[in-house]
RNA sequence: AUUUUAUGGAGAAGGGGGGAGAGACCGGGCUCUGCGAACCCCUGGCAACCGGACGCCGACGGCGCGUCAGCGGUGCCACAUCCCGCCAGAUUUUGGACAGAUAAAAU
Numbered sequence: 001a002u003u004u005u006a007u008g009g010a011g012a013a014g015g016g017g018g019g020a021g022a023g024a025c026c027g028g029g030c031u032c033u034g035c036g037a038a039c040c041c042c043u044g045g046c047a048a049c050c051g052g053a054c055g056c057c058g059a060c061g062g063c064g065c066g067u068c069a070g071c072g073g074u075g076c077c078a079c080a081u082c083c084c085g086c087c088a089g090a091u092u093u094u095g096g097a098c099a100g101a102u103a104a105a106a107u
Base pairs, nucleotide, nucleotide: 001107002106003105004104005103006102007101013043014042015041016040017039021032022031023030026085027084028083029082044077045076046075048074049073050072051071052068053067054066055065056064081099086096087095088094089093
């Protein structure tokens, strides 16, 4: 980098540097931002996945569900993936798809 699977309406701060943008691309909105944006560093935190512990189901292969811890590997800490845009139904919402993000596995 590619493919597959799963998940996302919950949760989570401060300081330093920096100096005008940011919220994935594009478009339309709407928010945040010199009472300092993006980005980088330090400390802290959250608990999504995989490792960890326990319980249940199962039965001798495993899979699944729930709880706990925060030691490890990533990840995350404004606004639902901020909302919409594509399709279908419905009566101004519901479901799905596409795309993106994260994790695990394989190549």
Predicted 3D model of a 107-nucleotide RNA (SAM riboswitch aptamer (S box leader)) from a Saprospiraceae bacterium. The prediction has a mean pLDDT of 79. Lineage of the source: Bacteria > Pseudomonadati > Bacteroidota > Saprospirales > Saprospiraceae. The sequence was found by an Rfam model in a public genome assembly.